[in-house]
RNA sequence: UCAUACCGGGGUGCCCUCCGGGCUGAGAUCAGACCCGUUGAACCUGAUCCGGUUAAUGCCGGCGCAGGGAGAGAAGCGACUCC
Numbered sequence: 001u002c003a004u005a006c007c008g009g010g011g012u013g014c015c016c017u018c019c020g021g022g023c024u025g026a027g028a029u030c031a032g033a034c035c036c037g038u039u040g041a042a043c044c045u046g047a048u049c050c051g052g053u054u055a056a057u058g059c060c061g062g063c064g065c066a067g068g069g070a071g072a073g074a075a076g077c078g079a080c081u082c083c
Stems, first nucleotide, its partner, number of pairs: 001079002004076001006071001007037004012031001013023004043068003049062004
């Protein structure tokens, strides 16, 4: 330094001949998964927002050096690097 453990935060939309399938994505409502935890764009508000695109949709961009937002430090297991 990374990762793990422990603790905590978060989202789950659009479309269709519809209980199955398609699109984007890390994740589309239980996956017991994924992402994020102040080095904070995970996520929320603004937002029934604005421009573009699409079969449709936060699908892409703006908004955004806007405002909020969940971890503490000793230690434990492990990997790597330096002195």
Overview
A computed fold for an 83-nucleotide RNA from a Candidatus Fermentibacterota bacterium, annotated as TPP riboswitch aptamer (THI element). It matches the Rfam family "TPP riboswitch aptamer (THI element)". Rfam describes the family as follows. Vitamin B(1) in its active form thiamin pyrophosphate (TPP) is an essential coenzyme that is synthesised by coupling of pyrimidine and thiazole moieties in bacteria. The source organism's lineage runs through Bacteria, Pseudomonadati and Candidatus Fermentibacterota. Its mean pLDDT, the model's own confidence on a scale to 100, is 77. It was read from a public genome assembly, where an Rfam model found it.